[in-house]
A computed fold for a 1521-nucleotide RNA from an Oceanospirillaceae bacterium, annotated as small-subunit ribosomal RNA. The prediction has a mean pLDDT of 85.
RNA sequence: AAACUGAAGAGUUUGAUCAUGGCUCAGAUUGAACGCUGGCGGCAGGCCUAACACAUGCAAGUCGAGCGGCAGCACUUCGGGUGGCGAGCGGCGGACGGGUGAGUAACACGUAGGAAUCUACCUAGUAGUGGGGGAUAGCCCGGGGAAACUCGGAUUAAUACCGCAUACGCUCUACGGAGGAAAGGGGGCUUCGGCUCUCGCUAUUAGAUGAGCCUGCGUCGGAUUAGCUAGUUGGUGAGGUAAAGGCUCACCAAGGCGACGAUCCGUAACUGGUCUGAGAGGAUGAUCAGUCACACUGGAACUGAGACACGGUCCAGACUCCUACGGGAGGCAGCAGUGGGGAAUAUUGGACAAUGGGGGAAACCCUGAUCCAGCCAUGCCGCGUGUGUGAAGAAGGCCUUCGGGUUGUAAAGCACUUUCAGUUGGGAGGAAAAGUUUGUGGUUAAUACCCACGAGCCGUGACGUUACCAACAGAAGAAGCACCGGCUAACUCCGUGCCAGCAGCCGCGGUAAUACGGAGGGUGCGAGCGUUAAUCGGAAUAACUGGGCGUAAAGGGCACGCAGGCGGAUAAUUAAGUGAGAUGUGAAAUCCCCGAGCUUAACUUGGGAAUUGCAUUUCAUACUGGUUAUCUAGAGUCUUGUAGAGAGGGGUAGAAUUCCACGUGUAGCGGUGAAAUGCGUAGAGAUGUGGAGGAAUACCGGAGGCGAAGGCGGCCCCUUGGACAAAGACUGACGCUCAGGUGCGAAAGCGUGGGGAGCAAACAGGAUUAGAUACCCUGGUAGUCCACGCCGUAAACGAUGUCUACUAGGCGUUGGGGUCCUUGAGACUUUAGUGGCGCAGCUAACGCGAUAAAUCGACCGCCUGGGGAGUACGGCCGCAAGGUUAAAACUCAAAUGAAUUGACGGGGGCCCGCACAAGCGGUGGAGCAUGUGGUUUAAUUCGAUGCAACGCGAAGAACCUUACCUACUCUUGACAUCCAGAGAAUCCAUUAGAGAUAGUGGAGUGCCUUCGGGAACUCUGAGACAGGUGCUGCAUGGCUGUCGUCAGCUCGUGUUGUGAAAUGUUGGGUUAAGUCCCGUAACGAGCGCAACCCUUGUCCUUAUUUGCCAUCAUUUAGUUGGGAACUCUAAGGAGACUGCCGGUGACAAACCGGAGGAAGGCGGGGACGACGUCAAGUCAUCAUGGCCCUUACGAGUAGGGCUACACACGUGCUACAAUGGGGCGUACAAAGGGUUGCCAAGCCGCGAGGUGGAGCUAAUCCCAUAAAGCGUCUCGUAGUCCGGAUUGGAGUCUGCAACUCGACUCCAUGAAGUCGGAAUCGCUAGUAAUCGUAAAUCAGAAUGUUACGGUGAAUACGUUCCCGGGCCUUGUACACACCGCCCGUCACACCAUGGGAGUGGGUUGCUCCAGAAGUAGAUAGCUUAACCUUCGGGAGGGCGUUUACCACGGAGUGAUUCAUGACUGGGGUGAAGUCGUAACAAGGUAGCCCUAGGGGAACCUGGGGCUGGAUCACCUCCUUA
Repeated sequence: AAACUGAAGAGUUUGAUCAUGGCUCAGAUUGAACGCUGGCGGCAGGCCUAACACAUGCAAGUCGAGCGGCAGCACUUCGGGUGGCGAGCGGCGGACGGGUGAGUAACACGUAGGAAUCUACCUAGUAGUGGGGGAUAGCCCGGGGAAACUCGGAUUAAUACCGCAUACGCUCUACGGAGGAAAGGGGGCUUCGGCUCUCGCUAUUAGAUGAGCCUGCGUCGGAUUAGCUAGUUGGUGAGGUAAAGGCUCACCAAGGCGACGAUCCGUAACUGGUCUGAGAGGAUGAUCAGUCACACUGGAACUGAGACACGGUCCAGACUCCUACGGGAGGCAGCAGUGGGGAAUAUUGGACAAUGGGGGAAACCCUGAUCCAGCCAUGCCGCGUGUGUGAAGAAGGCCUUCGGGUUGUAAAGCACUUUCAGUUGGGAGGAAAAGUUUGUGGUUAAUACCCACGAGCCGUGACGUUACCAACAGAAGAAGCACCGGCUAACUCCGUGCCAGCAGCCGCGGUAAUACGGAGGGUGCGAGCGUUAAUCGGAAUAACUGGGCGUAAAGGGCACGCAGGCGGAUAAUUAAGUGAGAUGUGAAAUCCCCGAGCUUAACUUGGGAAUUGCAUUUCAUACUGGUUAUCUAGAGUCUUGUAGAGAGGGGUAGAAUUCCACGUGUAGCGGUGAAAUGCGUAGAGAUGUGGAGGAAUACCGGAGGCGAAGGCGGCCCCUUGGACAAAGACUGACGCUCAGGUGCGAAAGCGUGGGGAGCAAACAGGAUUAGAUACCCUGGUAGUCCACGCCGUAAACGAUGUCUACUAGGCGUUGGGGUCCUUGAGACUUUAGUGGCGCAGCUAACGCGAUAAAUCGACCGCCUGGGGAGUACGGCCGCAAGGUUAAAACUCAAAUGAAUUGACGGGGGCCCGCACAAGCGGUGGAGCAUGUGGUUUAAUUCGAUGCAACGCGAAGAACCUUACCUACUCUUGACAUCCAGAGAAUCCAUUAGAGAUAGUGGAGUGCCUUCGGGAACUCUGAGACAGGUGCUGCAUGGCUGUCGUCAGCUCGUGUUGUGAAAUGUUGGGUUAAGUCCCGUAACGAGCGCAACCCUUGUCCUUAUUUGCCAUCAUUUAGUUGGGAACUCUAAGGAGACUGCCGGUGACAAACCGGAGGAAGGCGGGGACGACGUCAAGUCAUCAUGGCCCUUACGAGUAGGGCUACACACGUGCUACAAUGGGGCGUACAAAGGGUUGCCAAGCCGCGAGGUGGAGCUAAUCCCAUAAAGCGUCUCGUAGUCCGGAUUGGAGUCUGCAACUCGACUCCAUGAAGUCGGAAUCGCUAGUAAUCGUAAAUCAGAAUGUUACGGUGAAUACGUUCCCGGGCCUUGUACACACCGCCCGUCACACCAUGGGAGUGGGUUGCUCCAGAAGUAGAUAGCUUAACCUUCGGGAGGGCGUUUACCACGGAGUGAUUCAUGACUGGGGUGAAGUCGUAACAAGGUAGCCCUAGGGGAACCUGGGGCUGGAUCACCUCCUUA
């Protein structure tokens, strides 16, 4: 100088957020166990389970200096003589040491005290130790017994036993007195008398040590244990004990304990300490230390200083063993060890060398205490397994984008070192003693003995081959385990394919798994590493430190009030709380600090600090408490007033419903979404008059009033409670809160008796419906009402306990008071209520905000994840219904609150769209065409499947296509690249075959060349490879559809919010439009909208052939000359912008109307498709990852199929006719295509077509006549002069080929069909409708598709409704987003649990029976050495008997607990079961709470209540100017 060094979070509920709240993880620890692995040493630790049973050995003996002796051993003088000593008598010790934790919730333990006690050995003091006696074991003899053992006889000793004497001190006392002891042994000297030393012995006092007893305080859980107690509580007396005491007994009294938890039940040895924690705490009580209890189980005493005794005794019981069956023996929870149990815990070791204990005078003996060693990585600590260098970055492994990367300086190689282990050698300390010799001192008469100190000699080590040191040799002998998705440090490949498996939580795995298994690599720790179990921590998740209760779990339904808790002001006193000091104690060890010793550390050790506590004592007196006195601000009393649906009782009034009677009157009434049941011609309903009866009180009436809450409403009377106001007067803290307790307590329900108009559970009928045990309707009983008595619950809510104080402001309203004046429907102010805003503050947010959910205080109640469950069992209450109190097993990782963004709603508002409406024309009916489904088939290839598949891919299947089927063939391949060899290529003919193909024969020999050869092509061969319309569109790219040409989708910065997010983007207008304007915590920007592009509508300029033709000629004809005006063509321009005028509007944006204009408000049409949605479609256009096939899933060929046909659907065509069909005549387009082509004129054919060959690579020629139209004739409403299917015959064309399977033509045939059910589609103007034309594909083959023009309408009031969409808002239990979520019965499987006739155990109360051993008492039945004796006997004792107490045992009857139980109740869990659809949106009947009834089920209905109900309207209130 120090001893106080210390506080971290994460994952998981959601689409996301904040909060609440549980679960889980990271840390430390252990007497641990298990898995894999394992070099050395030190220090510790080692049956936590069966207080289960134990073989064997050892764990308590010793003393000959107490005694008689001497069996055995040695010596011997032959004598128990000596050394010694078995057994025995006797003494001391076996009450310590060692073990264990069963019992015990208790003065057992801890701590602090106390008085009525004992204490062997030890220390100190005092006084003694005299003199006698009788036995007995052993030994000997004899007997019994298998044994254990035992009996009889004789004899004997003592420090064994017993009297007597003595008694300072001791005990008792009636104060006179009485009583009580002993033992000797050893050594020395001796004059043999004795003396002396020492160890003992006796009495007694004191101490020390140890023990016993009493008390305060502390010491687990359960109240689903609330009352317990008769020796119980106390007294008096006695007995008993070492000792106080009901400890025991007699008598007397009736006490004692308990909500501050008695009694009972369960669990448990307690403490110092240990682990954890920042601490406070929590958990624990191994090793070490203190205490207690126990010793096979239960009981008992004896001995003794000490025991009711672990290695003693007796008895009972269970078990084991021996036995000759008669009887005996035993107790490892001592050390080892065995079996058993268990996940699990060691050697039948050495030594008394050290420390300690017992005995002894001592030497010594004993000591499984102890010290050591052995086993075990069980823990802590230390060391090592090598160090340096070494890039060709070796080989191998793994990965790869094929370049490389990584393992990796790692290895090898080179140079060193030698700790540890190994071998050899040396070598401390633990040892001090004791013994013996001797010196000095003490004692003594003594130079003996003995004691103390010193010296010399001798000499004691289990450990031990010790620690330690040195030498030798050689990198030599020495590394694993777990993990690598996040938490949590560390990543790739292969295999597997919701399988196998992993997992602490979240969760991985269904063909590309960093999550499974393996590998490579990496990370962490390291002779260990992981897992499991357990404790604390994190967890502020039981909150003292340090939480909460409006909506998350949580305020009792309300009040009164005992105990309890808390309590106004002043003064005095006290000193209990409180504060300070001192003293005692708080064992040691441990923890902490400073040192010291082992090489270090662990470990050991010295000193200190600490031990937060308790007790005693002194002081202080502010605060709290006690006591006393006083006060008036809290509280209360009195007086005068005020308002009120406050309560109870009695009376009374009018309106209305219903019923009854009578009158009038006639056919309906009633009811609903629509109906029906019901009532009515026997007269309803309607209407009038009269009467009966019950219940409830319109208007006033109001977020008005009153009440503690529930609740209370006509008027009058009686009784009665409370509140408020204003002044004073009085009492003087009388107050606040309140567990238990008591009272009140809506509705429903219950009991008894009344009453009963209306309404109305149940019930009946009618509807609705798939069903309808409901919603709707018609009836209707309990009940609703009254009296009395129960019940005691509600969303009993403000989801907000009661009381006090304090903290900005406005506004309204009810009751009372005051001031002022201008007396009013006034202003200001105050008080008691009651509403609605709002500052600060609080809150997770919503919100609360003087009526707090703000800020302090007092007291009470309640909460601790969801479900199971407010349930079971038990108790209490109730007539019952039921209420109240109130769990557990099991199960899940969530459940929940508030707010956010979406989505959705059979929510709301605004708006749009051929969405509806208004119209026109269709589909659905017929026949046919075409596509699809289905069916069939060898195959009917594949794909597309609501809108958004179905005349779709397919802009065109006879072969081909073609992918399918059958058959026949090929295998480096039909196709690509590379290599080798051969041959030009190529063409022709012929044979076999269905053909592919195979064979044969012939023709041909080309191009470039540096003459080597090369390029193209063909054939052959080998292998790399080709090939796949095989799978996966849920691995993908690209492309496409759809919402939707809908007006939306976003971002930056700023701001707001804890945050998700919001704002901007909302609002007022306006638009086709998030188009524009205005406003505005927003300001800007992007993708979309619009515009820019194409086309069309008008004009102009330019150009003029193949197009055009006004003028001039010409002609059959723009044919020709000519023209460039017009049309057309195709280039470039112009034009339209709300530009102008008027009106409306906010003066804006814009809208309405008008002018002009070819066109007017986007002029018409097209292309163009935001962020995204649908795992939408496509692996069969193409591309492509992965997988699969490789003499086939590849390739070739022929034939067949894709064209099938009981049927169903979609899309079309043609029709059903007169606005038409047919005949004849006649007019007017646009846009396209054409050389493998379009094909003219002419001729032939009825026609399809044939022939023919001009023209045209096209404003020139051709396809090519446009048709509807117009004119005219006919048909006359019919299955027709409509309609054309089907079929027969005959043909044409294309093509290698029309059988399956083409199109067209002609003749003949002449089906269904007469305008189409439910339902459904398209279209808003050059549109619908109708008419024809062309093209792509294509040899041929459109009713399809695409394009073109001709003729050319009707209607739109409008947005209620259907569908879709946009914006705002609202509700939500949805977020895979309503095709969502989700409830209950039933069925199946499994799990735990309640009831249950009972059954079997454990514990225990009460009443009895019984009574071993033992102790105490009694006792002549028997017996008896010491003492007394009058010698008879007595005293005393022993055995026996008996009484009391009592263990085991037994009986009866209860209580409690555990297990089990046919059957039964509900509960929980479980990818795809059944029935419905109760809840979430107004969830389609708003939901929920209490209660009653009913029903397969969720549920429905009645009564009362709540908003935690949407929507609309009204009222009230607030905000703002």